[in-house]
RNA sequence: AAUAACCUUCGGGGCAGGGUGACAUUUGCGCCAUAAAUAUAUGCAAGUGAAUUCCCGAUCGGUGGUAAAGCCCACGAGCGCGCAAGCGCAUGAUCUGGUGUAAUUCCAGAGCCGACAGUAUAGUCUGGAUAGUAGAAGGUAAAA
Numbered sequence: 001a002a003u004a005a006c007c008u009u010c011g012g013g014g015c016a017g018g019g020u021g022a023c024a025u026u027u028g029c030g031c032c033a034u035a036a037a038u039a040u041a042u043g044c045a046a047g048u049g050a051a052u053u054c055c056c057g058a059u060c061g062g063u064g065g066u067a068a069a070g071c072c073c074a075c076g077a078g079c080g081c082g083c084a085a086g087c088g089c090a091u092g093a094u095c096u097g098g099u100g101u102a103a104u105u106c107c108a109g110a111g112c113c114g115a116c117a118g119u120a121u122a123g124u125c126u127g128g129a130u131a132g133u134a135g136a137a138g139g140u141a142a143a144a
């Protein structure tokens, strides 16, 4: 230096504040019904509670590549099948200007995007998950 193998550790962040009020519940009224009366259901009004999901606003950004990247290329995370190796399906979003040899990556400005299940409609809550994973760092032994 190259090749092949094994082990260990690590390996995802995020609603401050305000508004609305589905729904729930309490009280009152009304309605229906009856010989008469009450109650329930339903309707209306008022009180109270009520969305990290709606609205305003806030806020977050896995891994490898490449001039330093959520939105350029590739991968991972999801679902199904399989004892396994693995196979199949699904898989979001950016422009303008500046500097420079080089940047959709830096600087300036303006935008955009975000699995599945649950629940009042969720990137941010809860859950599958003390799981899995692209990979990162370090180490061990053998042969030449």
Stems, first nucleotide, its partner, number of pairs: 005140006017056003023049007058124002060114002062075004070112002078089004094110005116127003
Predicted 3D model of a 144-nucleotide RNA (FMN riboswitch aptamer (RFN element)) from a Chloroflexota bacterium. It was read from a public genome assembly, where an Rfam model found it. It matches the Rfam family "FMN riboswitch aptamer (RFN element)". Rfam describes the family as follows. The RFN element is a highly conserved domain that is found frequently in the 5'-untranslated regions of prokaryotic mRNAs that encode for flavin mononucleotide (FMN) biosynthesis and transport proteins.